The prediction has a mean pLDDT of 83. The RNA shown here (Glycine riboswitch aptamer) has 100 nucleotides and comes from Rhodobacter sp. The source organism's lineage runs through Bacteria, Pseudomonadota, Alphaproteobacteria, Rhodobacterales and Rhodobacter. The sequence was found by an Rfam model in a public genome assembly. Rfam family: Glycine riboswitch aptamer. From the family's description: This family represents the bacterial glycine riboswitch. Glycine riboswitches usually consist of two metabolite-binding aptamers domains with similar structures in tandem. The aptamers cooperatively bind glycine to regulate the expression of downstream genes. In Bacillus subtilis, this riboswitch is found upstream of the gcvT operon which controls glycine degradation.
[in-house]
RNA sequence: UCGUCAGGUUCGGGAGAAUCCGACGGGCCGCAAGGCCUUUCGGUGCCGAAGGAGCAACCGCCCCGGUAAACUCUCAGGCGCAAGGGACCGUAACUGACGA
Repeated sequence: UCGUCAGGUUCGGGAGAAUCCGACGGGCCGCAAGGCCUUUCGGUGCCGAAGGAGCAACCGCCCCGGUAAACUCUCAGGCGCAAGGGACCGUAACUGACGA
């Protein structure tokens, strides 16, 4: 210097699912009835791509154990727009290991 692998970082892309129902309070509109928005709480329904958990083939020292996911479960998280998060993909350099 080059190549491979791993790690996090920068930038770009990045889905799904109730503007659901009810209650106290707050704000706005209205003569009023009432309507809209919103914090918190409760209930039901739903989503899977933070995280978490589970299993096959296969392997082993074969009682049992090891071991995957974008599959499954939804504990967690999320469910109008926006924001945020976001597996994964790409990009740029950096760090470490191995090889030439």